[in-house]
RNA sequence: GGGCUCGUAGUUCAAUGGUAGAACAUUGCCUUUGCAAGGCAGAGGUUGAGGGUUCGAUUCCCUCCGAGUCCA
Repeated sequence: GGGCUCGUAGUUCAAUGGUAGAACAUUGCCUUUGCAAGGCAGAGGUUGAGGGUUCGAUUCCCUCCGAGUCCA
């Protein structure tokens, strides 16, 4: 320098054009003399950045940034 894959909650990952979810973590409550485990409820997102297509974009297209991998 070129090809491919990827970027979504604190972490690991879903969502293949129509309200962004799950698990763990975290907060509150119940249970206990206390802790752990368990149960119930809650909070947490500019979907890497910018633009385009569309009535509507995490999703399709372009550029850039970053990570991994292969080739030279």
Record summary
The RNA shown here (transfer RNA) has 72 nucleotides and comes from Candidatus Uhrbacteria bacterium RIFCSPHIGHO2_02_FULL_47_29. Its Rfam family is "tRNA". The sequence is in RNAcentral, with records from ENA. Its mean pLDDT, the model's own confidence on a scale to 100, is 82.